Large-subunit ribosomal RNA, domain II from a Candidatus Adlerbacteria bacterium, 696 nucleotides, folded computationally.
Context: one part of a larger RNA
RNA sequence: GCCUGCGAGUUUAUGUAUACUGCGUAUGGCUAAGCGCGAAAGCGUGGAGCCGAAGGGAAACCGAGUGUGAAUAGCGCGUUUGUAGUAUGCAUAAGACCCGAAGCAAGGUGAGCUACCCAUGAGCAGGGUGAAGGUGUGAGAAAUCACACUGGAGGCCCGAACCGUUUUGCCGUUCAAAACAUUCGGAUGACUUGUGGGUUGGAGUGAAAAGCUAAUCGAACCUUGUAAUAGCUGGUUCUCUCUGAAACAGCUUUUGGGCUGGCGUCGCAUCGAUUGGCUACUGGGGGUAGAGCACUGGAAGGAUUCGACAGGGCGAAAGCUCGCGAAUCCUAUCAAACUCCGAAUACCAGUAGUGUUAUGCGGCAGUUAGACCGUGGGGGCUAAGCUCCACUGGUCAAAAGGAGAAGAGUCCUAGAUCUCAAGUUAAGGUCCCAAAAUCCAUGUUAAGUGCAUCACAAGGAGGUGGAAUUUCGUAGACAAUGAGGAGGUUGGCUUAGAAGCAGCCAUCCUUGAAAGAAAGCGUAAUAGCUCACUCAUCGAGAGAUUCUGCGCCGAAGAUAAUCGGGGCUAAAACAUGGUACCGAAACUGAGGGUUUGCAACGUCUUCGGACGAUGCAAGCGGUAAGAGAGCGUUCCCAUCGCAAUGAAGCUAAAGACGUGAGUCAUAGUGGAGCGUUGGGAAGUGAGAAUGCAGGC
Numbered sequence: 001g002c003c004u005g006c007g008a009g010u011u012u013a014u015g016u017a018u019a020c021u022g023c024g025u026a027u028g029g030c031u032a033a034g035c036g037c038g039a040a041a042g043c044g045u046g047g048a049g050c051c052g053a054a055g056g057g058a059a060a061c062c063g064a065g066u067g068u069g070a071a072u073a074g075c076g077c078g079u080u081u082g083u084a085g086u087a088u089g090c091a092u093a094a095g096a097c098c099c100g101a102a103g104c105a106a107g108g109u110g111a112g113c114u115a116c117c118c119a120u121g122a123g124c125a126g127g128g129u130g131a132a133g134g135u136g137u138g139a140g141a142a143a144u145c146a147c148a149c150u151g152g153a154g155g156c157c158c159g160a161a162c163c164g165u166u167u168u169g170c171c172g173u174u175c176a177a178a179a180c181a182u183u184c185g186g187a188u189g190a191c192u193u194g195u196g197g198g199u200u201g202g203a204g205u206g207a208a209a210a211g212c213u214a215a216u217c218g219a220a221c222c223u224u225g226u227a228a229u230a231g232c233u234g235g236u237u238c239u240c241u242c243u244g245a246a247a248c249a250g251c252u253u254u255u256g257g258g259c260u261g262g263c264g265u266c267g268c269a270u271c272g273a274u275u276g277g278c279u280a281c282u283g284g285g286g287g288u289a290g291a292g293c294a295c296u297g298g299a300a301g302g303a304u305u306c307g308a309c310a311g312g313g314c315g316a317a318a319g320c321u322c323g324c325g326a327a328u329c330c331u332a333u334c335a336a337a338c339u340c341c342g343a344a345u346a347c348c349a350g351u352a353g354u355g356u357u358a359u360g361c362g363g364c365a366g367u368u369a370g371a372c373c374g375u376g377g378g379g380g381c382u383a384a385g386c387u388c389c390a391c392u393g394g395u396c397a398a399a400a401g402g403a404g405a406a407g408a409g410u411c412c413u414a415g416a417u418c419u420c421a422a423g424u425u426a427a428g429g430u431c432c433c434a435a436a437a438u439c440c441a442u443g444u445u446a447a448g449u450g451c452a453u454c455a456c457a458a459g460g461a462g463g464u465g466g467a468a469u470u471u472c473g474u475a476g477a478c479a480a481u482g483a484g485g486a487g488g489u490u491g492g493c494u495u496a497g498a499a500g501c502a503g504c505c506a507u508c509c510u511u512g513a514a515a516g517a518a519a520g521c522g523u524a525a526u527a528g529c530u531c532a533c534u535c536a537u538c539g540a541g542a543g544a545u546u547c548u549g550c551g552c553c554g555a556a557g558a559u560a561a562u563c564g565g566g567g568c569u570a571a572a573a574c575a576u577g578g579u580a581c582c583g584a585a586a587c588u589g590a591g592g593g594u595u596u597g598c599a600a601c602g603u604c605u606u607c608g609g610a611c612g613a614u615g616c617a618a619g620c621g622g623u624a625a626g627a628g629a630g631c632g633u634u635c636c637c638a639u640c641g642c643a644a645u646g647a648a649g650c651u652a653a654a655g656a657c658g659u660g661a662g663u664c665a666u667a668g669u670g671g672a673g674c675g676u677u678g679g680g681a682a683g684u685g686a687g688a689a690u691g692c693a694g695g696c
Stems, first nucleotide, its partner, number of pairs: 001696006011094013028051003034045004055062002065077004097235002100232001104225006115199009124189001126158003129154001133150007162186003168181002201217001203213003238630006248261005262367002264364007277354008290341001291339002296335003300331008311322004370396004374391006401413002417592004422588003428582003431566003437579001439578006450568002459553002463550010480537005486510003491505003516531001519530003593620007601612004631685001633682006640675003649669004655664003
C1' cells in the first nucleotide's frame, strides 16, 4: 500500500413543541411507592400526590374581575378546556457523536544502572628525578656553613595494565538505541576496583551539568481517580423529493469561541388585500455631485491709504529709494470639517396598472475567516492579486454549459427536471489545426505595423492618404540648362595690407533686360568660384501653412519562443457598410418523471377528509441547513408459505422490475435451514479518522 472484518448522535430522568391514541367537557385526567396473584409477560389493588377547572395584588384581601388611585376616570394584567401515554425534534443533567493531549492528585514499586556515604578486601610492568633525615670530612671563637656518601619523599616526571574519552575518520535500516580505528588525558592518588550495607519522588544524591535516581528526569515508574479536561485538529457509514442561506449588527478577559438580532426552513393564523414587490404619474423634505465666493478661511497679481514700519542703499540734513505689516478696491482662483445656490438617484406618501407576496406567533437551524469586478470614498505613492467603508450593485462562494488559447470572482452569453444521430439563435466567430465566407462593396497601411489586452511617453522626420486656407502661373510660373551678373570704384576711414566679403561709417550715381558699395566660399592682399537679380530655351502646374487617418524612430533580457500555433500583405491587418452561415445544457419541437395550485370524476369515510386516475397553470442548479417520502440489515410477536425433487451463503452473467437505495428470476456450487405480509425493538448501512485487528 491493497483486501477482509470492526469502527462514531446512544441510554435514563425532567421540560417543551408537533403528530397520533385513550379517557373527558368539571360527577375532569393520571396514579407513585408499596401490597396481592403469577414461572414470566403481566393483572389487580393503592387517590398519597400532580396537572386542570380563576384571576389580580408585595400583601391583607377581593373576585370575572383585580391592582393602581380620591375616583364610578384612565391604564396594567385577566375574563375556562383538559389530562395521561407512545413516537419524533430540541434543551438541561449526566463520559452524552467518536478518537486524541501536555498535565493534576492518591497509594504503591525501584539505588542489581547511576550519585554519594559506611564496612571489609584487592590492584597499580618498567624507567627517571633525588626532598627531609643520617654518616664522614673540612671551615669557623661560636652560631652555623660547605662538600662527599647514604637515604628514598612527592595530589613529582616518562610510560604498560587499569581508569578516562581530546582529535579525526568510520558507522549512521549500524557489530552497537553511543560501537570500531586513530590520536590523546590520568596512571601512589581528591586513584581504580570486588563484595555487603545505607539514602528516593517535591524526595534523594550531586567537586553543581538542573547532572543522576534501571535505554525514562526542570520532578522516575506502576496502578487508581479516569471515559480528567480540550472554545482545538481529524473522522462521522443507505436512497430519492421540495425549499435554500451567511461570512452582517450589538454585547462579550472578546476577536479562529459564544449570546441576541438579521438572513433559511417547516407548521398555524390573517389572507386574493387599504399587506408587500415592480412600472407610470402626482405631492413632499433635503444640502450630496456640480457650481460659486455672499459668510469662514487659504493663496496669486495690481492700485490706493495707513503704520514710533525690523532691515539695506544714497545724503551733512530734510528726505529719497528698496523693503516689512495692515486695511479697502479691482482682476483671476481654492476648500471633507466654507455655502448666495443646487441636481440625478434614493427616501416618505397618494392614484392607476400588474399579480402574490407580506405580516404575526411557534418548532428546528446554519452563518458571524468571505473573494474578485464595477462605481463613490478613507489609508498607501490617485503603488499592490494591498487595506478599510459604502452602493443590502454584479458574479463566485453554493453555478454547470458557450466565449475569453489555458483560467473560482472579469467581460459577454446563459441559470442544467430527464431522454433525442431534431430545429433556431446569443456572446463570439467563419484560410488550416477547428464547426462556419479564402463572402460582397469602398478605402487605408508596407511597418509583419497588425492579427484581444497587458504594451508604451516626451521628442524627432520631404513615410503616405484625406480636407481646408493662401501665394505665384500661357502677359509663360517652379525646377533644370545656356548666357549675363557691369561702370564710377581699390567708396571713405582704419591698417603692413583691407580691393564687395578683419573692423568702423556711409550705402549713392550711371549704363542697362538685369546686376547688393554685396548673401556665401576663397586670397597675405589681389585673383578666382557661386548667390541675389535678369534674358533665352522649355511648356502647365508650382510653392507655403493649418487640421486630420494609418504608419516610422524613440523601443535594452534571459528557449529561435511567439498573434493559441501554422501562417497571412488589392490580407487571414485596420476603418466603414452589407448579406449568408457556424455556434450553448439558452429558446423551440417530440416523449417521459415529479412538486405545488385549481377544476370536475371514481373508491373509502369517524363526514373533517384520505387515496386513485384525468385536464389546465406555474415550477424542478445548489454548499451549510430545514422539511418530506422510502430502501436495506439483526432480533421479537402474529400470519401465510418454501426446503435433501436441495434452505442460507458464494460464483457467473449480455435477463426482468423500480427515479433510486434495492428487489426478483436463471445456471453452477453448497449441504440445512429460510422467507412473505402486518406490527414492534435496535449493538441498523463504511472510503477516508498519520483509525484498530488479521492476511498478502
The sequence was found in a public genome assembly. Lineage of the source: Bacteria > Bacteria candidate phyla > Candidatus Adleribacteriota. Rfam family: Bacterial large subunit ribosomal RNA. Its family is annotated with ribosome and structural constituent of ribosome in the Gene Ontology.